[in-house]
Transfer RNA from Candidatus Shapirobacteria bacterium CG11_big_fil_rev_8_21_14_0_20_40_12, 74 nucleotides, folded computationally.
Rfam family: tRNA. About the family: Transfer RNA (tRNA) molecules are approximately 80 nucleotides in length. Rfam classes the family as a transfer RNA.
Its mean pLDDT, the model's own confidence on a scale to 100, is 82.
The source organism's lineage runs through Bacteria, Bacteria candidate phyla and Candidatus Shapironibacteriota.

RNA sequence: GGCAGGGUAGCUUAGUUGGUUAAAGCGUGGCAUUCAUAACGCCAAGAUCGAGGGUCCGAUUCCCUCCCCUGCUA
Repeated sequence: GGCAGGGUAGCUUAGUUGGUUAAAGCGUGGCAUUCAUAACGCCAAGAUCGAGGGUCCGAUUCCCUCCCCUGCUA
């Protein structure tokens, strides 16, 4: 340099052949329980969906450019 895959919550991931509210586990905070702690249970907060642009009535999803990560190849 070329090709392929990926970038979504603090972390690990899902997701949608474009359509109202982006989901789960872990973690965090609160409540409950307990003599107390842990575990279990309930509740809550937490995401400009890598950046910019385009198409469209509407983009996390489609197209283009760029950035970053991983692998293969020269």